[in-house]
Context: one part of a larger RNA
Parts: sequence; C1' cells; structure tokens
RNA sequence: GGCAUAGAGUGGAUGCCCUGACUUGAGACUCCGAUGAAGGACGCGGCUAGCUGCGAUAAGCCUCGUAGAGUUGCUAAGCAAACAGUGACACGAGGAUUUCCGAAUGGGGGAACCCAAUCCGAGUAAUGUCGGAUUUUUCCGGUCUUCGACCGGUAAGGACACUUUGCGAACUGAAACAUCUAAGUAGCAAAGGUAAAGAAAUCAAACGAUAUUCCCUUAGUAGUGGCGAGCGAAACGGGAACAGCCCAAACUUCUUACUUCGGUAAGGAGGGUUGCAGGACUCCGAUAUGGAUUUAUUCUCUAUUAGCCGAAUAUCUCUGGGAAGUGAUACCAAAGAGGGUAAAAGUCCCGUAGGCGAAAAUAGGUUUAAAUCCUAGGAAGUUCCUAAGUAAGAUCGGACACGUGUAAUCCGGUCUGAAUCUGGGAGGACCACCUUCCAAGGCUAAAAAUGUCUCGAGAUCUAUAGCGUACAAGUACCGCGAGGGAAAGGUGAAAAGCACCCCGGUGAGGGGGAUGAAAUAGAACCUGAAACUCUAUGCUU
Repeated sequence: GGCAUAGAGUGGAUGCCCUGACUUGAGACUCCGAUGAAGGACGCGGCUAGCUGCGAUAAGCCUCGUAGAGUUGCUAAGCAAACAGUGACACGAGGAUUUCCGAAUGGGGGAACCCAAUCCGAGUAAUGUCGGAUUUUUCCGGUCUUCGACCGGUAAGGACACUUUGCGAACUGAAACAUCUAAGUAGCAAAGGUAAAGAAAUCAAACGAUAUUCCCUUAGUAGUGGCGAGCGAAACGGGAACAGCCCAAACUUCUUACUUCGGUAAGGAGGGUUGCAGGACUCCGAUAUGGAUUUAUUCUCUAUUAGCCGAAUAUCUCUGGGAAGUGAUACCAAAGAGGGUAAAAGUCCCGUAGGCGAAAAUAGGUUUAAAUCCUAGGAAGUUCCUAAGUAAGAUCGGACACGUGUAAUCCGGUCUGAAUCUGGGAGGACCACCUUCCAAGGCUAAAAAUGUCUCGAGAUCUAUAGCGUACAAGUACCGCGAGGGAAAGGUGAAAAGCACCCCGGUGAGGGGGAUGAAAUAGAACCUGAAACUCUAUGCUU
C1' cells in the first nucleotide's frame, strides 16, 4: 500500500407523511375609477424585526344580526396593563374614518417631495404660523353683464385572460433563397361583459332542408401548393341551445316653404314588410283577445352573504407507554362520507343522513296599478310599389382551405354602368333547361370563450416531484434598466425541550443523572442507503 470483517463518523438517498400543487365538473359573478381606482410609499402595537390587519378615530370606531366564555392576530414564548353574562373576543351585513404618491387634476417635480393663490376660521400687539374648503384639461347643455364668467353633466387611468374590429412584423422552415412559410401570429390601437354572427338574393340535387353560434364527425378527405416545404375545407349526419322581428316605397293625410297654381321639396302621423311572390288601390268581413318593455308597488316567496338541531349503554377482558387492536356481550342507522383523538372508533370529539334559520344588504320571482308599444282574414282587376352611381363589367389588389388558375363567390381603389315582376341573383368559367332564393336598410336572448370566488371530484404529484413559491417567495440575491430569480418541509402522543452534579475558558463540547415507550427521538432532532473518512483485527506485498 491492497483485500476482508467489525465498529464508528460523514452524507442525506430511500421508505412513510401532508395545512401545498395540478387537472377537471357544477354554480355565482364577469368590471373598478375624479364620491380619487389598480398598484404602492410611509406610518399605526406598552415592550415590535418580519407577515397579517388597519390609516393621525391607524392589529382599529359605530349600528344591526349570529353566537355564548373566554379574550388582547401569526412567527412567539414572556413581562406589564386591561376587556368580558350591562355579552367581550370571533363571524356576517351596513356605516364612519381613510396620511402621502399614483389618471393625479392648484403650480412644480428626480413618485410617495417642494411651493402657492382665493374664501372662512384659530392664534398674535402685528407679521410669521396653524386648520378647513376651493383652484386640471376635453366635449355637451344652461344662465348671464357674451373676446368671457358661473352652474350642471361627460371623458381621462387600470384590468392576467377572453371576444370582435383597425394597423401589422421578423427570426424561422423550405436542410441555400426570391413565390411560399412563420402568420393575419407577436406587437400597437379601439370596444365589450361577453363579443361577433344571425332570420337566406342559403344549401341541396331532381329527394328535400330551413336564422346564427358551439361540440362530435366528415378528414388530414376533396382540394391547394417553386404540385417543394407545406396549407387544408364544406355539405350531409349526430348533439347543445332554440325566437323571431322592425323599417324604406306605393297610397292617405297634416304642417311649413316655393310655385308657371298643375304641383314640387322638407318634416310629422297613418299604412306596409314578402318569393307558392307580397303589398298599395277597389269590394266584403272583424273591432276581440293576448303579449312585450319601463316605473312604482305587494308578498308568511326564493337564493346568496353569519349560523343552528342532529341517533347509538360502549362496556368488560388481554397485550401495550398509550386501545380505536384481540376476545366477549350490547345498541343506532334516511347517519358504516371523511377527519381527529397516545396503534386500526358507526355508538369519544368535529361531522355525516335528514331538517331549521336573517335585523341588514344584494339578486331574482310574484301581486297590483300606470304609461308606451305590438298583435287577424277573403275575392277580383293588373294601375302603382317592392332599397341605383346599386348589381354587373374592365383593370389593379385583398379575402375565401383555393398562390390567376378553367376561378365561380365576397370586399376595396380607378374607369364604366343595367333590369324593375313578362323582373333579378345563385347552383365553382360560360350557355340552355331545371331547381332554388329575393341583394343593394336595421335589431335580436340562449347554447359557446376567459378570469375570480364557492362547493365537489381524481386509476395526477408527494419535497431534484407537484405551481417559480407546502417554509419571511416573486422573498434573498443578480442587473443602471427592461428583466432574471433560488435554496430551504418532518423531535415527540404530549416539551414532559434534560432539575441537579462533574470536566472545561462564568466556553464549545462532553460524562453522570432526570424525562420519555424510545434520547443511536436532544433540537445540526423520523427513517438514515452509497460514494468518502477513521479505528480495531486478520491475510497479503
């Protein structure tokens, strides 16, 4: 030096555990803000570092309700001083206070600071000083003494995510790169609580369906594509949810203006709203009922925001530190979900099944009343109406899964430019036939997205996992900054956290002793693997 065995140390794997996560379901809410938000700074405790709470009324003040014996939040024990059946502390509802910064808004400013003006008040002999209120800009309306002043309203800013709209990249991929892709993504702006869409100029195919939206499927199909990389539908079908309406015009009428007295124009009221064409005009018939919205109101209504009741003889025995375990004998059950209690409890505790409950606030329902609005049919004629710089076309772009292609369809710029029901559009160039629908005006709940909260669930994870965070975590720390961003859980049933003695530096640490079931559970604390270190012994070089 090596090997082996044994005993220690170091180290923190593994096992066990969970006040933490993750995913998902249901329900409610889906906005806050000049009555000063979101987010912060600084303060507030008898002693107070951090967290929590609060705001100079500062771990709190007032009222109402619940509840009923202790309480003065947590780490975190202690000392001191208090409160409490005249109901504290706690929980819920409503109110008061709410420094300074921040849209920040009196002016300024390097956020949490500096300096003002006007009016009122306190104080001073007077000034300085102190307190309260007001003093931003935009737009709209009103009044007045109208270059403006005053009064009233309005907006500003925030919001992780979602939805819609407008503008809109590049890296990248194509193994280079330019069409293409990334991608209508990121980003910027605007709006909403949802948004958007929506009652066919839709699909379909010779049968028919019948607004929109969302899910499943169709289908990685049909297509598209330097036919490369890639991109990528739709109808049918199955479900969720369902809801339909209002105008323009013809015609009638009123007011005003103009008038060549024929009428024209603008505004109001009635009328009317569709494709099996419908409506107006003419004639016949009907005059009723029902519905919607808003405001106020009624209720022994419902829900939410605190709570309450809630069965059972569990007793003996054994083991044990400890019984909920073993053995024996009982009981309840609309309750044998779950958690806790010194091991494994239906009957010990909290609960569970099942019931009950609100002074106040909010939301919904309901009763009544008022106002406003909406609400039928038939016949004949074929006179009138049925959305024009529109549809379509040319050209150039864009959107459609579809890159100009045979390119329909939709949108836009420029140039053109119809028809009028004997009409017009579509059915993927175009034409005919056929079928189907009626553009050039508008509104519309639900189903479906996201976030927060509450309740529940899990063939999700168990501390290098699961959220970055089970712990003083968006903390410590890093960076001028935008920003980046950790590590770190476990004594024991209970602190019973080692009185007392000894060595030692009034140490650190240890030895006795005590507690405890256990101290090789002693706080560097459950278990305590391996690498690695030491000691002892043996063998070997």
Molecule: large-subunit ribosomal RNA, domain I
Organism: Candidatus Peregrinibacteria bacterium RIFOXYA2_FULL_41_18